[in-house]
Context: one part of a larger RNA
Molecule: small-subunit ribosomal RNA, 5' domain
Organism: uncultured bacterium
């Protein structure tokens, strides 16, 4: 000097562009944030409309349209937070390969014929409630066994191709139809993804030795896949001053400030990658999870209870309370962009468009221009109406950026559909009218004097002012710097 996710005082007119709980991963009240599919599937419901019982206002059936608790299916492993933990194949690079893949695309092949429940719905019942229990009915693209058999397997034969024999699949909806969504099994392909590996990047030796599933070996188990990953058995092995081991401390990268640069410091926003999801730890479904708003268990804590027993997890998005120097709306909308589910209409999305707050930071405008006097008035200061304020005002003429009022009026959308928003922006009309302030002035270091104060009151980044002439306090006039911001504090080159 630069620079910040900044805080503090003082001040503050606008307008864009970003950022905005660094502290307690403290704990939350309330709303929301993941749902859709009636073109799988049986029910109810509600309007309409034939018909048909007939006790004239009810009942039964069809029909069409709407609606959805339930069974199903597919998302719910994405998005979105967060930085505890983690010095590690966590994370950056470089290569490997024993491996997986719902959904997308491409090619080939099938999609035969059957069967038993179950939820809703209905009776019955327990319980305050969450919520269960029995009974008895029904459907499917839910389950289930049998056909076929490419393809995987196993077994036998066989040098070997092959042969024989065994096991192994599936489902239908939509449409008058044509067709077209689908299902199943192969092979490939895009695209993730698992795993392995060489190399890199803190501090500490007032941590010098660690290590028994430890190294390795074989034979098993497991897995999608290699492996002490796990288990018997064998052999004693492996690591280390080129820092094991242990201790602190931390998410990694891309990057970011800083700096001539070589380094030094940091990892917030944005972007990949990793971790987590009150605490710890377990599976379960499923291609995928050991799962933020999913199950189970324990543990603190909160809540409701009829005391028998139950609910619950904001590190989502607003919000609140605590902490703390300090960090926002309980906002609008799916118009865009993208993401679930639908054949679609479409519905859902606190992702993400947008608007609020906040000088928090960067960038740009503005507070008026020009003329006006040997110089007005105050205020200051001088021996000296003598010097500054100072063309500064005042008056004149001008001009409207900005402001206020009116009008018009977007692009973002592509035929519709526009939160933003009557907003940007244009156009008129009015008046100079709405708009300046902070720090500093001994030297370092731009900028000087009078008054007050008298080692007092205070000032200070350092050096050092102040004890009666203080350019160092404090006013006050004048000057320097910057300027809608100045200035201090803290951190980093």
């Nucleotide at each position: 000097g630069g620079a910040u996710g900044a805080a503090c005082g003082c001040u503050a007119g606008c307008g864009g562009u970003g950022c905005g709980c660094c502290u307690a991963a403290c704990a939350c009240a309330u709303g929301c944030a993941a749902g859709u599919c009636g073109a799988g599937c049986g029910g109810g419901a509600a309007u309409a409309g034939a018909g048909g019982g007939c006790u004239u206002g009810c009942u039964c059936u069809c029909u069409a349209u709407u609606u959805u608790a339930g069974c199903g299916g597919c998302a719910a492993a994405c998005g979105g937070g967060u930085g505890c933990g983690u010095a590690a194949c966590a994370c950056g690079u470089u290569g490997a390969u024993a491996c997986u893949u719902c959904c997308c695309c491409c090619a080939g092949a099938g999609u035969c014929a059957g069967g038993g429940a179950u939820a809703a719905c209905c009776u019955a019942g327990a319980g305050a409630a969450a919520u269960c229990u029995a009974g008895a009915c029904u459907a499917a693209u839910a389950c289930c066994g049998g056909a076929u058999g490419g393809u995987u397997c196993c077994c036998g034969a066989g040098c070997a191709a092959u042969c024989g024999g065994g096991a192994u699949a599936a489902a239908g909806g939509a449409g008058c139809a044509a067709u077209u969504c689908g299902c199943u099994c192969u092979g490939g392909g895009a695209a993730a993804g698992g795993u392995c590996u060489g190399c890199g990047g803190c501090c500490u030796a007032u941590c010098a030795g660690c290590u028994a599933g430890u190294u390795g070996g074989c034979g098993g188990g497991g897995u999608a896949a290699u492996a002490g990953c796990c288990c018997a058995c064998c052999a004693a092995g492996g690591c280390g001053a080129u820092g094991a081991c242990g201790g602190g401390u931390a998410g990694c990268u891309g990057g970011u400030c800083u700096g001539a640069g070589a380094g030094g410091a940091c990892g917030g926003c944005c972007a990949g990658c990793c971790a987590c999801a009150a605490u710890g730890g377990a599976a379960c479904u499923g291609a995928g999870a050991c799962a933020c708003g999913g199950u189970c268990c324990a543990u603190a804590c909160u809540c409701c209870u009829a005391c028998g027993g139950g609910a619950g997890g904001c590190a989502g998005c607003a919000g609140u309370g605590a902490g703390g120097a300090a960090u926002c709306u309980u906002c609008c909308a799916c118009a865009a962009u993208g993401g679930g589910c639908g054949a679609a209409a479409g519905c859902c999305u606190g992702a993400u468009g947008g608007a609020g707050c906040g000088a928090c930071a960067c960038c740009g405008c503005g507070u008026g221009a020009a003329g006006g006097a040997u110089g007005a008035a105050g205020c200051c200061u001088u021996u000296g109406u003598u010097g500054g304020u100072g063309u500064a005002a005042a008056c004149u003429u001008c001009u409207u950026u900005u402001c206020u009022c009116u009008g018009g009026g977007a692009a973002g959308a592509u035929a519709a559909u526009g939160a933003c928003g009557g907003u940007a922006c244009c156009a008129g009309a009015g008046g100079a009218a709405u708009a300046a302030g902070g720090g500093g002035c001994g030297g370092c270091a731009a900028a000087c004097u009078u008054c007050g104060u008298g080692c007092c009151a205070g000032c200070a980044g350092c050096c050092g002012c102040g004890g009666u002439a203080a350019u160092a306090c404090g006013a006050a006039g004048g000057c320097c710097c910057c300027a809608a911001g100045c200035g201090u504090u803290a951190u980093c080159c």